[in-house]
Context: one part of a larger RNA
Molecule: large-subunit ribosomal RNA, domain IV
Organism: Parachlamydiales bacterium
RNA sequence: CUCUCGUUAAGGAACUCUGCAAAUUAUUCCCGUAACUUCGGGAGAAGGGAAGCUGCAGGUGGUGAGGAAGAACAUUCCAAGCUGCAGGCAGCCGCAGCGAAAUGGCCCAGGCGACUGUUUAACAAAAACACAGCACUAUGCCAAGCCGUUUAAGGCUAAGUAUAUGGUGUGAUGCCUGCCCAAUGCCAAAAGGUCAAAAGGAGAUGUUAGAGGGUAACUUCGAAGCAUUGAAUUUAAGCCCUGGUGAAUGGCGGCCGUAACUAUAACGGUCCUAAGGUAGCGAAAUUCCUUGUCGGGUAAGUUCCGACCUGCACGAAUGGUAUAACGAUCUGGGCACUGUCUCAACGAGAGACUCG
Numbered sequence: 001c002u003c004u005c006g007u008u009a010a011g012g013a014a015c016u017c018u019g020c021a022a023a024u025u026a027u028u029c030c031c032g033u034a035a036c037u038u039c040g041g042g043a044g045a046a047g048g049g050a051a052g053c054u055g056c057a058g059g060u061g062g063u064g065a066g067g068a069a070g071a072a073c074a075u076u077c078c079a080a081g082c083u084g085c086a087g088g089c090a091g092c093c094g095c096a097g098c099g100a101a102a103u104g105g106c107c108c109a110g111g112c113g114a115c116u117g118u119u120u121a122a123c124a125a126a127a128a129c130a131c132a133g134c135a136c137u138a139u140g141c142c143a144a145g146c147c148g149u150u151u152a153a154g155g156c157u158a159a160g161u162a163u164a165u166g167g168u169g170u171g172a173u174g175c176c177u178g179c180c181c182a183a184u185g186c187c188a189a190a191a192g193g194u195c196a197a198a199a200g201g202a203g204a205u206g207u208u209a210g211a212g213g214g215u216a217a218c219u220u221c222g223a224a225g226c227a228u229u230g231a232a233u234u235u236a237a238g239c240c241c242u243g244g245u246g247a248a249u250g251g252c253g254g255c256c257g258u259a260a261c262u263a264u265a266a267c268g269g270u271c272c273u274a275a276g277g278u279a280g281c282g283a284a285a286u287u288c289c290u291u292g293u294c295g296g297g298u299a300a301g302u303u304c305c306g307a308c309c310u311g312c313a314c315g316a317a318u319g320g321u322a323u324a325a326c327g328a329u330c331u332g333g334g335c336a337c338u339g340u341c342u343c344a345a346c347g348a349g350a351g352a353c354u355c356g
Stems, first nucleotide, its partner, number of pairs: 001351008010342002014340001019337001027051005036041001038172001052092005059085005066078004093097001105335007112327002117129002133170007145156003173322004178252003183249002185245004192240003198234002203229005210221004253271005280314001281311001292308005
């Protein structure tokens, strides 16, 4: 010097990203206990007090030797000893009496998530996942959905039957959940348009027995057959078209003017749109400018709390907002406490160092 421990004057968070770590608290009994609240809680809230040993006199239970009354082994009364409980009075010792060990630090305010639970085995335990509750949606039973095979048997669902089962979203509870169906999706729909394979076969083309022309080479026409091609016509779903649908995917505006100080604009005009963001919340886990402005807390506060609203770029089940309880959660403040620090010191053990 390193590690693991112990103690420390005065101060007591001045340390530091942060009270990280450590310290404090701790047991049992008695007293006492706020806001808030879903009336259950909060709560061991907080905050106080007591506790050892010895003796004494009582109280009140258990057991009850023995004794008395009595005719009685009914019954009643007295009662030593041992013992339980809760108190009283007096004394004793120590720094200290839950004398060791084990054994909550507490409070205030806010964010997030209701809660208990689950998770990245071995860097993340959380605000992530789940959750009860809510809603939408599919499914009438050989159910939908899934496994299997590749389009089989069979199986799960389920020995269930729409108060059921599957899927999706949201996420206790309270108060609520606005507008838009133009786009995308989904649902419905016996009309119409388009439209595949298939059916159909009008016609066309190739070939040439044969016929015509030509001295010949060759050329013109050309039946049947065989090939190639092929129009009309018939025709499903889908798409187009029509309508519905938001707790479906999603979306939810500009500009200009106006009131008798100024400022602002309840009001008006205009353009665009499917419709122009309602309630509530708001510098927020969301605010760039920004350490916004005001208030609180501090001597001093980029954090925090309460407001304001100019929301770069909140907003209603990709839920909005409020919320008691809960949390090894995150943020700010306070009390207590401390070697975190001012500022370091000493001690113990294990290393380091020397020899082997």